RNA sequence: GUCUAUCUUGCUCAGUUGGUAGAGCACAAUGUUCUUAAUCUUGAGGUCGUGGGAUCGAGUCCCACGGUGGAUA
Numbered sequence: 001g002u003c004u005a006u007c008u009u010g011c012u013c014a015g016u017u018g019g020u021a022g023a024g025c026a027c028a029a030u031g032u033u034c035u036u037a038a039u040c041u042u043g044a045g046g047u048c049g050u051g052g053g054a055u056c057g058a059g060u061c062c063c064a065c066g067g068u069g070g071a072u073a
Stems, first nucleotide, its partner, number of pairs: 001072007010025004019056001027043003031039001049065005
């Protein structure tokens, strides 16, 4: 240089044929306990890498750019 995969909450990941963004861990509060741990319940935290396009409607489709991994020369 060329090809290819991937980017979603602090972390690891899901998200079906385009139709209102979720789980676990972590964090905060609460119940139980003499206390801690364990455990129960609840809560906060996202404009889905950036910008644009098509669409009534995009995390999902298209284009460009950027980050990361892989293959090849």
A computed fold for a 73-nucleotide RNA from Hibiscus syriacus, annotated as transfer RNA. Its Rfam family is "tRNA". By type it is a transfer RNA.